[in-house]
RNA sequence: UUCAGGUCCCGUACAGCGGGAGAUUGUGAACCGAGUCAGAUGGGGAACCAAGCAGCUCUAAGCAAGACUCCCGCGUGUACGGAUUCGCUUGAGACA
Numbered sequence: 001u002u003c004a005g006g007u008c009c010c011g012u013a014c015a016g017c018g019g020g021a022g023a024u025u026g027u028g029a030a031c032c033g034a035g036u037c038a039g040a041u042g043g044g045g046a047a048c049c050a051a052g053c054a055g056c057u058c059u060a061a062g063c064a065a066g067a068c069u070c071c072c073g074c075g076u077g078u079a080c081g082g083a084u085u086c087g088c089u090u091g092a093g094a095c096a
Base pairs, nucleotide, nucleotide: 001093002092003091004090005089006088007087009082010081011080012079013078014077015076016074017073018072019071020070021069022068024065025064026063027062033058034057035056036055041050042049043048
């Protein structure tokens, strides 16, 4: 110095990491949610009725969870395509 490759640049795709939301599951209200209300209480001659604590069930706000879906981000990785003036680097030549 020439050629080729890589890096630095751009785009696309996938993955990874971080964050957010949704869905799902679990948990979740002494009373100020709902239902059912043992016991006890009140009314009644009685049948029964009434209100209703605990308990149980369902659930709200909230909390937790790892697979799922979506969104945002990235001096993370891989692949493909593009760009390639200059710089760095690898290989093969040439010249001095």
A computed fold for a 96-nucleotide RNA from an uncultured Lentisphaerota bacterium, annotated as Bacterial small signal recognition particle RNA. Rfam family: Bacterial small signal recognition particle RNA. The family's RNA type in Rfam is non-coding RNA gene.